[in-house]
RNA sequence: GCAACGGAACCGCUGAGUCGUGAGCGAUCACGAACCGGGGACCCACGAACGUUGGGGUGAAUCCGCGGGCUUCGAGUCCGUGGUAGGGCGACUUCCCGCCCGAAUCCGUCAGCUAACCCGGUAGGCGGCAACGGAAGGAGUA
Numbered sequence: 001g002c003a004a005c006g007g008a009a010c011c012g013c014u015g016a017g018u019c020g021u022g023a024g025c026g027a028u029c030a031c032g033a034a035c036c037g038g039g040g041a042c043c044c045a046c047g048a049a050c051g052u053u054g055g056g057g058u059g060a061a062u063c064c065g066c067g068g069g070c071u072u073c074g075a076g077u078c079c080g081u082g083g084u085a086g087g088g089c090g091a092c093u094u095c096c097c098g099c100c101c102g103a104a105u106c107c108g109u110c111a112g113c114u115a116a117c118c119c120g121g122u123a124g125g126c127g128g129c130a131a132c133g134g135a136a137g138g139a140g141u142a
Base pairs, nucleotide, nucleotide: 010128011127012126013125014124018033019032020031021030022029023028034122035121036120037119038118039117044112054110055107056106057105058104063083064082065081066080067079068078069077070076086101087100088099089098090097092137093136094135095134096133
């Protein structure tokens, strides 16, 4: 000097996952606001999985083709690969352009919508000169 790793502060991304009050040495606990999710009438909608292909929820995360494996040989299921419904980012907004994700998990045979009402959550995971994407507009500063 460079690189990697770890910690603190600050800034930013995904996401509902933030803020406040009180008690406590602290861990934490209680309450409130805000945001989010579930259950739950009339009306409306829907045949039903009871023989198991059960059914349903959170989430953007569905669906299809090809190749291979397992198998009770029903078609299910697993892996890989290419796409896709859908979703996110590029540090004010929009457009263009570019880059990504397209998972996982919960309930437990049970739930359509749903006013009143009831119940629950407030996590986890990442990045940092982004100030070297372009255009237009806006805001702020001088």